[in-house]
Context: one part of a larger RNA
Molecule: large-subunit ribosomal RNA, domain II
Organism: wastewater metagenome
RNA sequence: GCCGGCGAGUUACUUUGUGUUGCAAGCUUAAGACAGUGAAAUGUCGAAGGCGGAGCGAAAGCGAGUCUGAAUAGGGCGUAUAAGUAGCACGGAGUAAACCCGAAGCCAGGUGAUCUACCCAUGAGCAGGUUGAAAGUGGAGUAAUAUCUACCGGAGGACCGAACCCAUGAACGUUGAAAAGUUUUGGGAUGACUUGUGGAUAGGGGUGAAAGGCCAAUCAAACCUGGCAAUAGCUGGUUCUCCUCGAAAUAGCUUUAGGGCUAGCGUCAUUUGUUUAGUUACAGGGGUAGAGCUACCGACAGGGCUAGGGGACCUACAAGUCUACCAACCCCUAUCAAACUCCGAAUACUGUAACUUAAAAGAAUGGCAGUCAGACUACGGGAGAUAAGUUUCGUGGUCGAAAGGGAAACAGCCCAGACCGUCGUCUAAGGUCCCUAAAUUUGCACUAAGUGGCAAAGGAUGUGGGGGUGCAUAUACAACCAGGAGGUUGGCUUAGAAGCAGCCACCCUUUAAAGAGUGCGUAAUAGCUCACUGGUCGAGUGCCCUUGCGCCGAAAAUGUAACCGGGACUAAGUGUGAUACCGAAGACACGGAUUCGUAGCAAUACGAGUGGUAGAGGAGCGUUCCUUCAUCCGAUGAAGAUAUACCGUAAGGAGUAUUGGAGGAGUAGGAAGUGAAGAUGCCGGC
Numbered sequence: 001g002c003c004g005g006c007g008a009g010u011u012a013c014u015u016u017g018u019g020u021u022g023c024a025a026g027c028u029u030a031a032g033a034c035a036g037u038g039a040a041a042u043g044u045c046g047a048a049g050g051c052g053g054a055g056c057g058a059a060a061g062c063g064a065g066u067c068u069g070a071a072u073a074g075g076g077c078g079u080a081u082a083a084g085u086a087g088c089a090c091g092g093a094g095u096a097a098a099c100c101c102g103a104a105g106c107c108a109g110g111u112g113a114u115c116u117a118c119c120c121a122u123g124a125g126c127a128g129g130u131u132g133a134a135a136g137u138g139g140a141g142u143a144a145u146a147u148c149u150a151c152c153g154g155a156g157g158a159c160c161g162a163a164c165c166c167a168u169g170a171a172c173g174u175u176g177a178a179a180a181g182u183u184u185u186g187g188g189a190u191g192a193c194u195u196g197u198g199g200a201u202a203g204g205g206g207u208g209a210a211a212g213g214c215c216a217a218u219c220a221a222a223c224c225u226g227g228c229a230a231u232a233g234c235u236g237g238u239u240c241u242c243c244u245c246g247a248a249a250u251a252g253c254u255u256u257a258g259g260g261c262u263a264g265c266g267u268c269a270u271u272u273g274u275u276u277a278g279u280u281a282c283a284g285g286g287g288u289a290g291a292g293c294u295a296c297c298g299a300c301a302g303g304g305c306u307a308g309g310g311g312a313c314c315u316a317c318a319a320g321u322c323u324a325c326c327a328a329c330c331c332c333u334a335u336c337a338a339a340c341u342c343c344g345a346a347u348a349c350u351g352u353a354a355c356u357u358a359a360a361a362g363a364a365u366g367g368c369a370g371u372c373a374g375a376c377u378a379c380g381g382g383a384g385a386u387a388a389g390u391u392u393c394g395u396g397g398u399c400g401a402a403a404g405g406g407a408a409a410c411a412g413c414c415c416a417g418a419c420c421g422u423c424g425u426c427u428a429a430g431g432u433c434c435c436u437a438a439a440u441u442u443g444c445a446c447u448a449a450g451u452g453g454c455a456a457a458g459g460a461u462g463u464g465g466g467g468g469u470g471c472a473u474a475u476a477c478a479a480c481c482a483g484g485a486g487g488u489u490g491g492c493u494u495a496g497a498a499g500c501a502g503c504c505a506c507c508c509u510u511u512a513a514a515g516a517g518u519g520c521g522u523a524a525u526a527g528c529u530c531a532c533u534g535g536u537c538g539a540g541u542g543c544c545c546u547u548g549c550g551c552c553g554a555a556a557a558u559g560u561a562a563c564c565g566g567g568a569c570u571a572a573g574u575g576u577g578a579u580a581c582c583g584a585a586g587a588c589a590c591g592g593a594u595u596c597g598u599a600g601c602a603a604u605a606c607g608a609g610u611g612g613u614a615g616a617g618g619a620g621c622g623u624u625c626c627u628u629c630a631u632c633c634g635a636u637g638a639a640g641a642u643a644u645a646c647c648g649u650a651a652g653g654a655g656u657a658u659u660g661g662a663g664g665a666g667u668a669g670g671a672a673g674u675g676a677a678g679a680u681g682c683c684g685g686c
Base pairs, nucleotide, nucleotide: 001686002685003684004683005682006681011096012095013094014093015092016091017090018089019088020087021086022085023084026051027050028049032045033044034043035042055062056061065077066076067075068074099237100236102234106227107226108225109224110223111222117201119199120198121197122196123195124194125193126191128160129159130158131156136151137150138149139148140147164188165187166186169184170183171182172181203219205215206214207213240620241619242618243617244616245615250263251262252261253260254259264371265370266368267367268366269365270364271363272362275361276358277356278355279354280353281352282351283350284349290343291341292340298336299335301333302332303331304330306327308326309325310323311322312321313320374399375398376397377396378395379394380393381392382391383390404415405414406413419592420591421590422589424588425587426586430582431581432580433567434566435565439579441578442577443576444575445574446573452569458552459551462549463548464547465546466545467544468543469542470541471540479536480535481534482533483532485509486508487507490504491503492502515530519528520527593610594609595608596607597606598605599604621675623672624671625670626669627668629666631665632664633663640659641658642657643656644655646653647652
C1' cells in the first nucleotide's frame, strides 16, 4: 500500500416544543399491595403527591382584583380573552464520559543503584626501557658551619611504551555486523590510576571535579498501577437513497479576536391576507459630484499702488532724498481646498395615489439551525509611493455554494443558470485559411512596421486626412552661368586687427545688385563663400497647426521562450459599413419524471417551477432480532457464493444457471450493538 473484518449522536433522569392516543374543568397515580405465571407479560387496587382551574403583594394578607398610597386619585401586575392533563414517538436543552479517537501534564500508592553517579568494606592488576631528587659514605674545604666533588642511593599526580583504561582527527558504517560500532590515528599508563565481589544513598528525592549530567537503550523531575473514558474554545474522522427550500463569512458585547452570546441572513409550522416588489405622477428633507470664492475662511503666482521695515546718501538734532530689497491694506490678471461655500445636481432615501405582475413576496408568533478567516472584479474613497495578486470601508456583480460555451490552459473576467431523454431547430458571448464547427464573403479606407503579436520621456523630410499662411508666367523653389563694387585698411584697441580677437558706430556713393559683412581662412593681408542682383530653365514651391496608422528609443542570464496557442498570414492586420453561417447543459420542438398553485368528487387539465455547500423540512430502501398469520419455501436442495442482456427515479428488488449442503422467505407491526473509503484508525492476511 491493497484486501477482509471491526469502527463514531447512545442510555438514564429532568425540562421545552411538535405530532398522536385516552380522559377532560379536570387529568394523573408513585412506592407498595393483591391477582396471575415455571419465570414473565398483564390486570385490579393504592389520592400520598404533581399539573391545571386566580391573581396581586417582600410578607401578614386580601381576592376579580391586588400592590403602592392619606386617597374612592394615578400607576404596576392581573381579570375581561383562546383547556388542561397523563402516556407514546420525534426535534432541542440541562445533568451525567454524553458523537468517536488523540495530549503534554497533575496527584496518590508502590518498584528500581545487576546500567550509571558517588561512597563503604574486602581483594586484584600495571611487559620492558629511560631519567637519576633527597638522604648516606669517602675526599676537598672552613675556626666551626657553609660550599665543592666522587661514589652510593632509587624519589617522582617524572619520561618512552605493551597489557589495561580512555576516545583526538579521518574514512567507513547510517533499512549498520552494531538502537553509538569498525579500521587507522591519538591520550593516560605508580596514579585525583584501573578493576572483581559484597554493600549504602530513591523521585521534588538521590548522586554529581557541575554537562541539567546520571539514576536499567527513558530524565528541566525515573518506571509501574490507580484517580481516568482527567481536560482539550485544538486537529482528524463520523457509514444508505431520493425530493423541497437554502444561508453566512456582518453589527454589538466579550482576558475577546481561529472561541462564544444576542441581532442579521436560512428553514419548518401556525396566523394574517397584498401589508411585499416594480413603474409613473406628486410631495419632501439634504449639501455629495460639479462649480465658485470681491460670498466667508484659509492657502497661492505675477504686476501696480503704497503704509511699515531694511539698505545707501545727507545730517548738530529733527527732517529730507534715493532704492532692480522685504512687504500689510487696496487695485488688475491668474489659481487652490476632506475638516471653505454665494451656489448646487444626477442617483439614493421617505411618504401618498394609480397602474402592472402573483410568487419575486411582506409581517407576526413559535420549533430547529448554520454563519462571525471571505476572494476577486467594476465604480466611489481612506492608508500606501493616485506601488502591490497590498490593506481598510461603501455600492453592485461573480466565486464561495455554479456545471455548460468563450478568454490556448485559467474559482472571482465575458455569455449563460445543468429535472431526465432526442444522430431535432434557433441563438448569446466569441468566432468562420489549416490544426478546428462556420466567409480564403463583400464595400470604402489605412498600415509596410510581421506593426498587428509588451513600454515612457524624448527624437525624426515615414505615410494618409483636415486646416492655416507665404512666394509664383511681372517666371517662384532647386540647380547651373555671371556679378557680389567704391569712400575704406571705418574709428578705437593692438606687435598686427585690412568685413570676419575685442569695443564703438553701422553712414555715404556707383548700381540690376552687393552687409562698415553669414561662415571657412591668414601672423596680418591674400583666397574661398554667403546675403543681395542679372541670366538660363518653366510650374508649382516653402513654412505652421491639427489628426489616423506606423519608425527609433528597446540589454539577461539552460532553449525559439513566452504579450499571436501553433502553423502560417501583406491580410488570415487596422478602421468603418453590409450580408450569411458556426457556436452553450441558454431558448424552442417532441416524449417522460416530479414539486407547488388554480379548477375539479376524482380522473385529469392548465400555469409556474425542479444548480446547490453549511443547514432546515419531507418521503423512502436495506441490515439483525422479536411478535403476527386457518401465508409459505426447503435434501426433487435453504442460507451464502459465482455469473447474468430483467424490474424500479434511487437506496435496492427479482428470475435463471452453477456451486453449496440446512435452514429460509413473505405480510403487518415492534426493538435496535442498523448501512464505511477515509480517522498518519484497530486487528488479521498478502